This is a predicted structure of a 478-nucleotide part of an RNA (small-subunit ribosomal RNA, 3' major domain) from a metagenome.
Its mean pLDDT, the model's own confidence on a scale to 100, is 83.
The full RNA is in RNAcentral, with records from SILVA.

Context: one part of a larger RNA
RNA sequence: UGACGGGGACCCGCACAAGCGGUGGAGCAUGUUGCUCAAUUCGACGCAACGCGAAGAACCUUACCGGGGUUUGACGUGUACCGGACAGGUGUAGAGAUACACUCUCCCUUCGGGGCCGGUACAUCAGGUGCUGCAUGGCUGUCGUCAGCUCGUGUCGUGAGAUGUUGGGUUAAGUCCUGUAACGAGCGCAACCCCUAUCCACAGUUGCCAUCAGGUAAAGCUGGGAACUCUGCGGAGACUGCCGGUGAUAAACCGGAGGAAGGUGGGGAUGACGUCAAGUCAUCAUGGCCCUUACGUCCCGGGCUGCAAACGUGCUACAAUGGCCGGCACAAAGGGGAGCGAUGCCGUGAGGUGGAGCAAAUCCCAAAAAAACCGGUCUCAGUUCGGAUUGCAGUCUGCAACUCGACUGCAUGAAGUCGGAAUCGCUAGUAAUCGCGGAUCAGAGUGCCGCGGUGAAUACGUUCCCGGGUCUUGUACA
Numbered sequence: 001u002g003a004c005g006g007g008g009a010c011c012c013g014c015a016c017a018a019g020c021g022g023u024g025g026a027g028c029a030u031g032u033u034g035c036u037c038a039a040u041u042c043g044a045c046g047c048a049a050c051g052c053g054a055a056g057a058a059c060c061u062u063a064c065c066g067g068g069g070u071u072u073g074a075c076g077u078g079u080a081c082c083g084g085a086c087a088g089g090u091g092u093a094g095a096g097a098u099a100c101a102c103u104c105u106c107c108c109u110u111c112g113g114g115g116c117c118g119g120u121a122c123a124u125c126a127g128g129u130g131c132u133g134c135a136u137g138g139c140u141g142u143c144g145u146c147a148g149c150u151c152g153u154g155u156c157g158u159g160a161g162a163u164g165u166u167g168g169g170u171u172a173a174g175u176c177c178u179g180u181a182a183c184g185a186g187c188g189c190a191a192c193c194c195c196u197a198u199c200c201a202c203a204g205u206u207g208c209c210a211u212c213a214g215g216u217a218a219a220g221c222u223g224g225g226a227a228c229u230c231u232g233c234g235g236a237g238a239c240u241g242c243c244g245g246u247g248a249u250a251a252a253c254c255g256g257a258g259g260a261a262g263g264u265g266g267g268g269a270u271g272a273c274g275u276c277a278a279g280u281c282a283u284c285a286u287g288g289c290c291c292u293u294a295c296g297u298c299c300c301g302g303g304c305u306g307c308a309a310a311c312g313u314g315c316u317a318c319a320a321u322g323g324c325c326g327g328c329a330c331a332a333a334g335g336g337g338a339g340c341g342a343u344g345c346c347g348u349g350a351g352g353u354g355g356a357g358c359a360a361a362u363c364c365c366a367a368a369a370a371a372a373c374c375g376g377u378c379u380c381a382g383u384u385c386g387g388a389u390u391g392c393a394g395u396c397u398g399c400a401a402c403u404c405g406a407c408u409g410c411a412u413g414a415a416g417u418c419g420g421a422a423u424c425g426c427u428a429g430u431a432a433u434c435g436c437g438g439a440u441c442a443g444a445g446u447g448c449c450g451c452g453g454u455g456a457a458u459a460c461g462u463u464c465c466c467g468g469g470u471c472u473u474g475u476a477c478a
């Protein structure tokens, strides 16, 4: 100087408390361990691994296993030779890779050849998701959006170092004020950026419709309008600016006015010096080591989906604040060309047929958002709750749904009556609850990322648990 303490003082955080909803019990989904297996590829392991890499394993992916091929190679460079466009199509053998046969088939040209492609040979080499994240770069997690981490000069100390950065106040903040052997400065904080809440100007189609007119079963449907909504762009607005009080006359705090918004308005992006030899050699890059007729590479099939058991994360429930049936409203944000696909017709349905329109404020997904509201029914039961499981029949995608897809119809109707010890999230448009969209993607999600609808309860307080900050104290620790 740090680190640590079941030392002290002060302070903060959904840390506790106060509340609301869960997890832990059930079924299923998903990840992991374990076991099994020819293989069940690999990585991630307290917080900070376990719906994680994976924004999507039937083949492919794929790295694993079995078998069948191949050895200058699937990919790159050079030289020589041969052939010709290569590609593509057809046939035969084969599980396919592949092999053979047939067919089809270029450009420029000085006619030598060149370009391009394939094959053969040679050469240099390629290739490796093989090992080491404890050799590394880059990227990332975490403490933590915590308020800290440092430097120059000066001063003090033999020195390590201290001071500044401590003290008194204050703040979300090393934020600001004040004091002060310190005076300044840098990286952080804040602000500058984006979204959102109010208003104004401009613009007015594809969006809008108050006034006027036409028109309809209805409809901005039409003429028209530029008011309103909205969209886009540019501005205004909030700064403790104003008033009162407290305070040290400071910083600031408390209350008030005005205001759409008030003291950081709400949300996002933004992550200091560093810590964990944290994670990643399997995104990529890369040192070293290793393989080179194989640890490379091509193909088919299988596996990654196995199942006594255990754990994590979720979904659906156990019902009446509910289930079912009928009626009837109100969104936002997105996506669409190998795409979205309307009206119509067929089917109980998944869907099929067909193809209008649309590179989209125009058309489509998409219509009925759902919960809500109105009416009816069920009457407390393993039920008109719950939907697992299984049988049969189908739809769609795709060479192909057996291993191993999603969905539909009929039938079946399991566990489950609110969950032990324990444990998680959340402070407001939040929790809870309801539906909608997107990425990946041929198909495939209860996951993930977004969007809006309805919309609470509680916070006395900081003694205690956990984590963190500042000062101080002890130490046989570094």
Base pairs, nucleotide, nucleotide: 001478002477003475004474005473007472008471009470010469011468012467013466015462016461019426020425021424022423023422026316027315028314029313030312031311032310033309034307035306042053043052064302065301066300067299068298069297070296073125077123078122079121080120081119082118083117084116088103089102090101091100092099093098106115107114108113127291128290130289131288132287136285137284138280139279140278141276143274148187149186150185151184152183153182154163155162156161167178168177169176193268194267195266196265198236199235200234202232203231204230208225209224212223213222214221239262242256243255244254245253246252318419322378323377324376325375326374327373334365335364336363339358340357344353345352346351385416390411391410392409393408394407395406396405432454433453434452435451436450437449438448